[in-house]
Predicted 3D model of a 102-nucleotide RNA (Glycine riboswitch aptamer) from uncultured Nocardioides sp. The coordinates come from a structure-prediction model, not an experiment, and the mean pLDDT is 80. NCBI's taxonomy places the organism under Bacteria, Actinomycetota, Actinomycetes, Nocardioidaceae, Nocardioides. RNAcentral holds the sequence, with entries from MGnify.
RNA sequence: CCGCGCGGGAGAGCUCUCCCGCCGAUCCCCAGGGAUCGUCGAGGUGAGCGCCGAAGGGGCAAUCCCUCCCCGGAACCUCUCAGGCGCCAGGACCGUGCGGGA
Repeated sequence: CCGCGCGGGAGAGCUCUCCCGCCGAUCCCCAGGGAUCGUCGAGGUGAGCGCCGAAGGGGCAAUCCCUCCCCGGAACCUCUCAGGCGCCAGGACCGUGCGGGA
């Protein structure tokens, strides 16, 4: 320096259409069910706008290297392309164990 295992690990959301599901009301009825409407949903799908940044990627750069310049390296800064905004997953980084390379 690289890889793997284990533990920890932040941030950011709403609305709408249709579908689906629970519950309630009304109606129909072959009494088994069906239809319509309403509330709700961490569900499915599509859309609108908003937002986050700690995989990755881009940019500037304190600065490192060098006599100096150039080249090159360089962030958790920045951009948000990617990714993310319930859970799961992912997750820079930290701790720890093991293996490999120099």